[in-house]
């Protein structure tokens, strides 16, 4: 100072919040059912969710085979990192971002 498939999706998980739904020795109305409000310093179900998290399919790179395709097989490494900001109810290891910066 430059490169890069260091690639895509699809489930998921750490996490993350409260639209809904569930939960409350909270409040209001009620005979009650129940309804409305507050609560996330409520385990949870929906729901967001990883570049540095996991599997999986696809791809990719090199090899064998073959006129060619298909197919088989081997790889597919590495990665510290604020602040601010930005959406959805919101919030985050989500986005801006494998930035900024550091090594």
């Nucleotide at each position: 100072u430059a490169c890069a498939a260091a690639g895509u999706u699809u489930u998921c998980u750490a996490g993350g919040g409260u639209u809904c739904c569930g939960c409350g020795a909270u409040g209001g109305c009620u005979c009650a059912a129940g309804c409305c409000a507050c609560g996330g310093u409520c385990u949870g179900g929906u729901c967001c969710a990883a570049g540095a998290g996991a599997a999986a399919a696809c791809g990719c790179a090199c090899a064998g085979c073959u006129c060619a395709c298909c197919c088989u097989g081997u790889g597919u490494u590495c990665a510290c990192g604020g602040a601010g900001g930005g959406a959805c109810a919101a919030a985050a290891g989500c986005c801006c971002g494998g930035g900024a910066g550091g090594a």
Predicted 3D model of a 103-nucleotide RNA (Guanidine-I riboswitch aptamer) from Paenibacillus silvestris. It was read from a public genome assembly, where an Rfam model found it. The model forms 100% of the base pairs in the Rfam consensus. NCBI's taxonomy places the organism under Bacteria, Bacillati, Bacilli, Paenibacillaceae, Paenibacillus. The coordinates come from a structure-prediction model, not an experiment, and the mean pLDDT is 83.